[in-house]
RNA sequence: AACGUAAAUGGCAAACCUGUCGAAAGGCAGGGACGCAAAGCUAAAGGGUCUGAGGUUGGUUAUGAACAGCCGUGAUUGCCUGGCUGCCGAAG
Numbered sequence: 001a002a003c004g005u006a007a008a009u010g011g012c013a014a015a016c017c018u019g020u021c022g023a024a025a026g027g028c029a030g031g032g033a034c035g036c037a038a039a040g041c042u043a044a045a046g047g048g049u050c051u052g053a054g055g056u057u058g059g060u061u062a063u064g065a066a067c068a069g070c071c072g073u074g075a076u077u078g079c080c081u082g083g084c085u086g087c088c089g090a091a092g
Base pairs, nucleotide, nucleotide: 003089004088011036012035016031017030018029019028020027021026034078040084041083042082045081046080047079048076049075050074054071055070056069057068058067
């Protein structure tokens, strides 16, 4: 450097429940463990996915609401890829 289906010390915490913030996606805190060798950080990284309070267009309509497209706003690093950092060391 790479690798880890081995060991040890430890770590994180999906679904779900409660509280709280948010228009929502979702975030945070507590409980809880499906999993994780980067499930540590980075969305002021690329792509994907999700959201729609706001703007706009369409069609509809008496008007509005609801609906669809686009813009822009957000979310997700436990979707993929990249960047930075990091514990242990059996076998190869």

c-di-GMP-I-GGC riboswitch aptamer from a Syntrophomonadaceae bacterium, 92 nucleotides, folded computationally.
The model forms 95% of the base pairs in the Rfam consensus.
It was read from a public genome assembly, where an Rfam model found it.
Its mean pLDDT, the model's own confidence on a scale to 100, is 80.